The RNA shown here (SAM riboswitch aptamer (S box leader)) has 108 nucleotides and comes from Streptohalobacillus salinus.
[in-house]
């Protein structure tokens, strides 16, 4: 590689280097950005997958608290659409299911 499960409308930024891009691809939209984009660091921060603790238990799951440590995040619903299937309407709004992706623990 790559496969299973679970999450994904909540949260949480500042300093320094840098210097022109950025929002995963591809198409469209829409947005961010020299009031400083990607990236690196350095601090600080959310959050609760892993983990710790309590209660229950035959194990397991559920719930309820912790955050030393493991990842992980800290503009916009994964920024929105895309494929099916609906619902209302007048070319748009919605809603559900997929597919792609991110993250996570686990297999390999």
């Nucleotide at each position: 590689a790559u496969c299973u499960u679970a999450u994904c409308a909540a949260g949480a930024g500042a300093g320094a280097c840098g210097g022109a891009g950025g929002g995963a691809u591809a198409u469209g939209g829409c947005c961010c950005u020299g009031u400083g984009a990607a990236g690196u660091c350095u601090c600080a921060g959310c959050a609760a997958c892993c983990c710790c603790c309590a209660c229950a238990u035959g194990c397991g799951a559920u719930u309820g608290g912790g955050a030393c440590g493991g990842u992980g995040c800290u503009a916009a619903a994964u920024c929105c659409a895309u494929u099916a299937g609906g619902u209302g309407a007048a070319u748009c709004a919605c809603c559900u299911a997929g597919a792609a992706g991110a993250u996570a623990a686990g297999a390999g």

The organism belongs to Streptohalobacillus, within Bacteria. The model forms 97% of the base pairs in the Rfam consensus. The coordinates come from a structure-prediction model, not an experiment, and the mean pLDDT is 83.